[in-house]
């Protein structure tokens, strides 16, 4: 890199280094020289593996020593398809709020 499965409105910051971008892509919309993003170091949050226990499977609870993940905003909105409210004669359009994909992310198998 491809795939398959399961999740996301909930949590959880301090110091030190650097110095300009950065949040994945488009578009918004924020955040950033009162130093963002990166990176170390401590520290927390969670429980996907794991570990301990119940139950034929499925599953449920418990734990944080082990592998990972995470610690601005709903995966910050939104892009496509569906149907709902207002608006507007009507259409095209536009405002809300809702359902499902695709993207992407993580995790665990698999080539």
């Nucleotide at each position: 890199c491809u795939u398959u499965c399961a999740u996301g409105u909930a949590g959880a910051g301090a110091g030190g280094c650097u110095g300009a971008g950065g949040g994945a892509a488009c578009g918004g919309c924020c955040c950033g020289a009162u130093g963002a993003c990166g990176c170390c170091u401590c520290g927390g949050c969670a429980a996907c593996c794991g570990g301990c226990g119940g139950a034929g499977c499925c599953c449920c609870g418990c734990u944080g020593c082990g592998g990972u993940g995470c610690c601005a905003a709903u995966u910050c909105c939104g892009u496509c398809c569906c149907g709902g409210u207002g608006g507007g004669c009507a259409g095209a359009c536009c405002a809300c709020a809702g359902g499902g994909a695709a993207a992407g992310a993580u995790g665990a198998g698999a080539g």
Description: The RNA shown here (SAM riboswitch aptamer (S box leader)) has 111 nucleotides and comes from an Actinomycetota bacterium. Lineage of the source: Bacteria > Bacillati > Actinomycetota. Of the family's consensus pairs, 97% are formed in the model. The prediction has a mean pLDDT of 81. Its Rfam family is "SAM riboswitch aptamer (S box leader)". Gene Ontology term of the family: regulation of gene expression. Rfam's curators write: The SAM riboswitch is found upstream of a number of genes which code for proteins involved in methionine or cysteine biosynthesis in Gram-positive bacteria.